[in-house]
RNA sequence: UCCGAUAAAGGCAAAACCGGAGUAAUCCGGCGACGCAAAGCCACGGGUCCAUAACUUCACUAGAUAGGGUGUGGAUAGCCGGGUUACCGAAG
Numbered sequence: 001u002c003c004g005a006u007a008a009a010g011g012c013a014a015a016a017c018c019g020g021a022g023u024a025a026u027c028c029g030g031c032g033a034c035g036c037a038a039a040g041c042c043a044c045g046g047g048u049c050c051a052u053a054a055c056u057u058c059a060c061u062a063g064a065u066a067g068g069g070u071g072u073g074g075a076u077a078g079c080c081g082g083g084u085u086a087c088c089g090a091a092g
Stems, first nucleotide, its partner, number of pairs: 002092001003089002011036002017030005034078001040084003044081003047076006054070004
């Protein structure tokens, strides 16, 4: 350095509930623990989710207004990959 123990010391905190912010996804605080060896941090790549004035497509139709797609903006790091920092030291 890689690695990750029926080790030691600790850490984080899912869902639910309460309060708040937001159009929403979701986020913040409290309570609470499903789990996590990076479940610390970073939206760089992919995925997923939300919104949408724009562009496009389209069932029905008198009517391009439902819906879909693109674009744009946002979210998710506890979806995966990547980057970066870090406690401990068994076996290898």

c-di-GMP-I-GGC riboswitch aptamer from a Deltaproteobacteria bacterium, 92 nucleotides, folded computationally. Taxonomically the source falls in Myxococcia (Bacteria, Pseudomonadati, Myxococcota). Its mean pLDDT, the model's own confidence on a scale to 100, is 85.